RNA sequence: GCCCCCGUAGCUCAGUGGACAGAGCGGCGGCCUUCUAAGCCGAUGGUCGGGAGUUCGAAUCUCUCCGGGGGCA
Numbered sequence: 001g002c003c004c005c006c007g008u009a010g011c012u013c014a015g016u017g018g019a020c021a022g023a024g025c026g027g028c029g030g031c032c033u034u035c036u037a038a039g040c041c042g043a044u045g046g047u048c049g050g051g052a053g054u055u056c057g058a059a060u061c062u063c064u065c066c067g068g069g070g071g072c073a
Base pairs, nucleotide, nucleotide: 001072002071003070004069005068006067007066010025011024012023013022018056028042029041030040031039049065050064051063052062053061
């Protein structure tokens, strides 16, 4: 330098054009327990990496930039 993949909650990920963006784990509160752990219940948490475009509608498609990983040279 060229090509490919990834970027969504604190972490690991799902969601592949439709209405309020979800799960597990974690953290928080409660129940239980002599206490802790485990278990159960509840609530909590997001400018979907930034910008622009297409569309009635974008996390999703297109372009560009940024960051991470890989391959070739």

Predicted 3D model of a 73-nucleotide RNA (transfer RNA) from a rhizosphere metagenome.
It matches the Rfam family "tRNA". By type it is a transfer RNA.